[in-house]
Context: one part of a larger RNA
RNA sequence: CCCGCGAUUAGACGGAAAGACCCCGUGAACCUUUACUGCAGCUUAGUAUUGGGUUUAGGCCCAGGAUGCGUAGCGUAGGUGGGAGGCGACGAACCCGGUGUUCAGGCACCGGGGGAGCCGACAAAUGAAACACCACCCUUUUUGUGCUUGAAUUCUAACCCCGACCCGUGAAUCCGGGCGGCGGACAGUGCUAAGUGGGCAGUUUGACUGGGGCGGUCUCCUCCCAAAGAGUAACGGAGGAGCCCCAAGGUACCCUCAGCCCGGUCGGCAAUCGGGCAAAGAGCGCAAUGGUAGAAGGGUGCUUGACUGCGAGUGUCAUCACACGAGCAGGUGCGAAAGCAGGGCAUAGUGAUCCGGCGGUGCUGGAUGGAAAGGCCGUCGCUCAACAGAUAAAAGGUACUCCGGGGAUAACAGGCUUAUCUCCCCUGAGCGUUCAUAGCGGCGGGGAGGUUUGGCACCUCGAUGUCGGCUCAUCGCAUCCUGGGGGUGGAGAAGCUCCCAAGGGUUUGGCUGUUCGCCAAUGAAAGCGGUACGUGAGCUGGGUUCAGACCGUCGUGAGACAGGUCGGUCCCUAUCUGUCGUGGG
Repeated sequence: CCCGCGAUUAGACGGAAAGACCCCGUGAACCUUUACUGCAGCUUAGUAUUGGGUUUAGGCCCAGGAUGCGUAGCGUAGGUGGGAGGCGACGAACCCGGUGUUCAGGCACCGGGGGAGCCGACAAAUGAAACACCACCCUUUUUGUGCUUGAAUUCUAACCCCGACCCGUGAAUCCGGGCGGCGGACAGUGCUAAGUGGGCAGUUUGACUGGGGCGGUCUCCUCCCAAAGAGUAACGGAGGAGCCCCAAGGUACCCUCAGCCCGGUCGGCAAUCGGGCAAAGAGCGCAAUGGUAGAAGGGUGCUUGACUGCGAGUGUCAUCACACGAGCAGGUGCGAAAGCAGGGCAUAGUGAUCCGGCGGUGCUGGAUGGAAAGGCCGUCGCUCAACAGAUAAAAGGUACUCCGGGGAUAACAGGCUUAUCUCCCCUGAGCGUUCAUAGCGGCGGGGAGGUUUGGCACCUCGAUGUCGGCUCAUCGCAUCCUGGGGGUGGAGAAGCUCCCAAGGGUUUGGCUGUUCGCCAAUGAAAGCGGUACGUGAGCUGGGUUCAGACCGUCGUGAGACAGGUCGGUCCCUAUCUGUCGUGGG
């Protein structure tokens, strides 16, 4: 050096399983609820099945009876018309008793007695004249028939239920009929409607995001970033808008501010007044920027161009859309006129389409004429604010979970970085009686390391097993012990501090899953770190981190909780490399 055999598992980001964690998908499934929308179910009502009677309350029609009081007046005068007579032995006046009514005065009726009259027009009073009599009505009320509505009650024949009875040449507890009984027009059932309705169903439950969630944001305007044309990103830095004004619009004419100085009654730093300086620092409805007094600012007069029909041509611009605009026609305002005026100094003050409302209209009008309906012109209704607006209409849970994907994106480890961390150095304010540096060292400055917590998201999500322990280690030195030295605020001893040094060593217990830490006892010492926080194809499985369950807290709930608690499957026969042992050539 080549080839074996036996062993061991450090590596082959070993094998196995298209990661179960995490995120994504306008994925799925179950579950919840005061998410949305439905459907069963339930409740109530109406109606059908569904009929008779009585009572009662209301309404209507008809018939009969009664009823009617301001004042004045014999008096309880409803209205209008007719009317000079009417009623009475079929029992008048009057008396007694009773009933109803009442404005308490009477009115009406019934029974008994009584036995021949009573009332009226006429005179006065009254808006109106006799309930003397007749007719038609009104107000209020009563009786009766009928219709109807509601309620109560009752009946039996629908309907329901029960029977040990009878029948169907019949066995049957079934079916049908009979008979008897209970209930009874209710119940039950159909239809219609309202309410209720996670019992059930279908779904929704946004995006951005230095992972996701929580928070914040989402449209428009102004400035910076923005690199002297335009434009230009970030969860970069600052602020505003979701209006307002019939004058704060148009036009003609006129005027000029803020501030400061001086002067001037109350009057002061500052009120109104006079003079001066003052190019703009004022004002311009509202944020900022630009603009602006040769006005866009401040006034006064007259007014409605805050017009209708257009529009050459431009700017902006993916589309949609937005902005500017001379000029022409019509009619108008102001101005002597030339002229100016199609809102406001400019830039925010906003919402597509569908659907619908209102007004207008030489349009269409389903055989024709109309109409309905639609079109066209004008206008109105969206915090459609997730603001280019999925629907008219929508929240949650999943650790019981599932699928498709991602190292496009988190948790472990690595990498980069090193704010943080550990260690070192510089300077030397000060402490150290005196004296910066024996030992310390403010405020600052410079580094090293890559053990902390982070940042970034670069390999790995068709899988790189995660804390601690056990076992076995190996390296660094910023050295715990042992060794050699310098300084000392080192008398000696014991220390303190610094330099050199990694050869070897660096314990056993109690508590806790612990690493750590505290405690106990030894010891020369009980070092700090790296090695995928070394080591699970070496072990463990106490912790964390599935499914069960309890508590606290949160949640209406399903459930949730770097809160606690009990429980809970750890697979791999070694091909190669490495290593150890051994054999052959």